This is a predicted structure of a 74-nucleotide RNA (transfer RNA) from an Acidimicrobiia bacterium. Taxonomically the source falls in Acidimicrobiia (Bacteria, Bacillati, Actinomycetota). Rfam family: tRNA.
[in-house]
Parts: sequence; C1' cells; structure tokens
RNA sequence: GGGCCCUUAGCUCAGCCUGGUAGAGCGCUUGCUCGACACGCAAGAGGUCGUAGGUUCAAGUCCUGCAGGGCCCA
Repeated sequence: GGGCCCUUAGCUCAGCCUGGUAGAGCGCUUGCUCGACACGCAAGAGGUCGUAGGUUCAAGUCCUGCAGGGCCCA
C1' cells in the first nucleotide's frame, strides 16, 4: 500500500441477508420466600445501535466517509 471482518444495555451477544414498536443470557435494583445468606419466584431500571453524512414515507438494518479493534496478502 491492497483486501476482508467486527463496533447494539455494565459484560457476552442476537437482530442486518428480506428496512416497519430495539431484544436474550449474565449482572444490577425492589419485593416474595428463608432465622439469615445463597438458590428459587415476581416485577423493574438501564440504549442518542462507534461517529458524520446520503437514500427512503420510514434506517440498528441499504450506500459513502471517518475512528477504534482483529485477520490475510504484499
């Protein structure tokens, strides 16, 4: 220098192909249970979907630039 992949909740990831209300597990908070803790049960909080633009009635999803990370070639 060239090519490919990843970036979504505190953590690990799904959702992207096929645009239409943002999700799961773990963790956290509250309540129940227990003599108490753990386990278990119930409820809840938590996201400008890396960033800046574009397309569209509508973008986590499609297109482009940039940033960070990983891999391959030279």